This is a predicted structure of a 163-nucleotide RNA (c-di-AMP riboswitch aptamer (ydaO/yuaA leader)) from Pimelobacter simplex. The coordinates come from a structure-prediction model, not an experiment, and the mean pLDDT is 77. Rfam family: c-di-AMP riboswitch aptamer (ydaO/yuaA leader). Its family is annotated with regulation of gene expression and cyclic-di-AMP binding in the Gene Ontology. The model forms 92% of the base pairs in the Rfam consensus.
């Protein structure tokens, strides 16, 4: 100096460092910009967390692989309990199905995590070339938000490039 972006301009105060030109951090304001909440009219409308819902942002959705919380199904086998039949004088024992419990192992599904590939969507600036390159994150509210005058609230960062 430029790009992305709302994320710029400006007044005052404190502090820091200083190459003395100016600079940085924090706080309090003003202007501009951006976003949210919020009537009427309009829209929508049986009700419902039924798998909640919604906001900022370009940043959504899909597929493959691996792992996988919690819940759940099957389950060999194990002991226990009462009951029935039988042996038995009793004690005790055998068998049978039943009841709840434990349970190696097996399975479906699975929020989510990691990696990879696409994708809705978004961006591309000062030398050259090209339909080529890059991004496709993160986070907030907390069961609640259609639109929306007045009014109220919040934000004004970050990243990158050229010389």
């Nucleotide at each position: 100096c430029g790009c992305u972006g709302a994320g710029u301009c400006u007044g005052g105060g404190a502090c820091c460092a200083c190459u003395c030109g100016g600079g940085g951090u924090c706080c309090c304001g003003g202007a501009g910009c951006c976003g949210g909440g919020g009537a009427a009219c309009c829209a929508a409308c049986c009700a419902c967390u039924c798998u909640g819902g919604g906001g900022u942002g370009a940043a959504u959705c899909c597929c493959g692989c691996a792992c996988g919380a919690g819940g759940u199904g099957c389950g060999a086998c194990c002991a226990c309990g009462a009951c029935g039949u039988c042996c038995g004088a009793c004690c005790g024992g055998a068998c049978g199905g039943c009841g709840g419990g434990g349970g190696a192992g097996c399975g479906a599904g699975g929020a989510g995590u990691g990696c990879g590939g696409g994708u809705a969507g978004g961006g591309c600036g000062a030398g050259u070339c090209g339909u080529g390159c890059c991004c496709g994150a993160a986070u907030c509210c907390g069961u609640c938000a259609g639109c929306u005058c007045a009014c109220c609230c919040g934000g004004u960062a970050g990243g990158c490039g050229u010389a």